This is a predicted structure of a 92-nucleotide RNA (SAM riboswitch aptamer (S box leader)) from uncultured Eubacterium sp. The sequence is in RNAcentral, with records from MGnify. Taxonomically the source falls in Eubacterium (Bacteria, Bacillati, Clostridia, Eubacteriaceae). Model confidence (mean pLDDT): 82 of 100.

């Protein structure tokens, strides 16, 4: 770009410092050490193998706080709900 998914899952340790959750608000994590980094373990969404519809495996990519954390735009039958965008990740 093009196409699909995105309410399910899954975390310790290391060495290391101060911001971090993409962006504006909100809220939330975080000197009991966050975020990123690497190790090792997990997890199964996509390819992929093996079985047949629900399932196993974890090679490849990816992932492991909160729904893509929530709002954002637009719409409705407004304590919310539905799409749309951003973004994120497979695949091509």
């Nucleotide at each position: 770009c093009u196409u699909a998914u995105c309410a399910a899952g899954a975390g310790u340790g290391g060495g290391g410092u101060a911001g971090g959750g993409a962006c504006g608000g909100g809220c939330c994590c975080g000197u009991u050490g966050a975020u990123a980094c690497c190790a090792c373990a997990g997890c199964a969404a996509c390819c992929u193998g093996c079985g047949u519809u629900u399932g196993c495996a974890a090679g490849g990519u990816g992932c492991u706080a909160a729904u893509u954390c929530c709002c954002g735009c637009g719409g409705u039958u407004u304590u919310a709900c539905c799409g749309a965008g951003u973004g994120a990740u497979g695949a091509g």